[in-house]
Molecule: c-di-GMP-I riboswitch aptamer
Organism: Arthrobacter sp. MI7-26
RNA sequence: CGUCGACAAAGGCAAACCGGGUGCGAGCCCGGGACGCAAAGCUACGGGGCCCCUGCGGUCAGCCGGGCCGCCGAU
Numbered sequence: 001c002g003u004c005g006a007c008a009a010a011g012g013c014a015a016a017c018c019g020g021g022u023g024c025g026a027g028c029c030c031g032g033g034a035c036g037c038a039a040a041g042c043u044a045c046g047g048g049g050c051c052c053c054u055g056c057g058g059u060c061a062g063c064c065g066g067g068c069c070g071c072c073g074a075u
Stems, first nucleotide, its partner, number of pairs: 004073002012037002017032006035062001041068003045065003048060004052055001
C1' cells in the first nucleotide's frame, strides 16, 4: 500500500415512530428516538423506485452497481 472484516479497541451514523419547521409533492431540515449499518461518509455516472408544474424537470446514496475520501489491524 492492497485485500479482508475480529465474541478486538476507540469512536461514528441513525430506521420506524413522535414533536416542530419547510416544499404542490416525492422529500428535506431541527429535536427526541434506535431498526440497524465496516463506509448507513461524499458523489445523481449507469440501472431502478418515487413526485410533479410532464421537462435537457425534480427526488431517493439506509435499493443495486460504479467513482472518491476514510478509523482500527485479528485472520